RNA sequence: GCGGGUAUAGUACAACGGCAGUACGAGACGUUGCCAACGUUUAGAUACGGGUUCAAUUCCCGUUACCCGCUCCA
Numbered sequence: 001g002c003g004g005g006u007a008u009a010g011u012a013c014a015a016c017g018g019c020a021g022u023a024c025g026a027g028a029c030g031u032u033g034c035c036a037a038c039g040u041u042u043a044g045a046u047a048c049g050g051g052u053u054c055a056a057u058u059c060c061c062g063u064u065a066c067c068c069g070c071u072c073c074a
Base pairs, nucleotide, nucleotide: 001070002069003068004067005066006065007064010024011023012022013021018054026042027041028040029039030038047063048062049061050060051059
């Protein structure tokens, strides 16, 4: 330098054009004499910039970071 892949909540993962979810974790409440456990509940995220579309996590282009492969030079 070329090609491919990945990027979503604190963590690990879903969501293949139509209300962004699950588990664990965190906060609050309940149960208990207390803790743990359990139950209820709350907050929390689409890497960045554009484009297409009535509508984009999803499709297209670019950038950034990481991973894999190939090539050249030293």
Transfer RNA from a Candidatus Peregrinibacteria bacterium, 74 nucleotides, folded computationally. The same sequence occurs in records of 2 taxa. The coordinates come from a structure-prediction model, not an experiment, and the mean pLDDT is 82.